[in-house]
RNA sequence: CGGGGGGCUCGCUAUAACGCCGCGAGCUGAGAUGAGAGGGGCAAACCUCUCGACCCGAAGAACCUGAUCCGGGUAAUGCCGGCGUAGGGA
Repeated sequence: CGGGGGGCUCGCUAUAACGCCGCGAGCUGAGAUGAGAGGGGCAAACCUCUCGACCCGAAGAACCUGAUCCGGGUAAUGCCGGCGUAGGGA
């Protein structure tokens, strides 16, 4: 310099629109949103982008597709294994 993902579960709080999208705990993991902006939504705790942290960069399993897949296991989940000498991928 370039690429990439941010899942699952539970509890608490707020009853507001000149407002709110918050706080905490648990599982796996290197990482499970620290800061800002925009969009969207109106009791739900949403989505996107930029920066940061982390991982990967061709001898490429970081990551995506197949996949609303198969087996095992779990409170639940890409949690583990298979698929995988697959198709993509900086």

Annotation:
The RNA shown here (TPP riboswitch aptamer (THI element)) has 90 nucleotides and comes from Alkalispirochaeta americana. The RNAcentral record of the sequence draws on Rfam and Ribocentre. The coordinates come from a structure-prediction model, not an experiment, and the mean pLDDT is 78.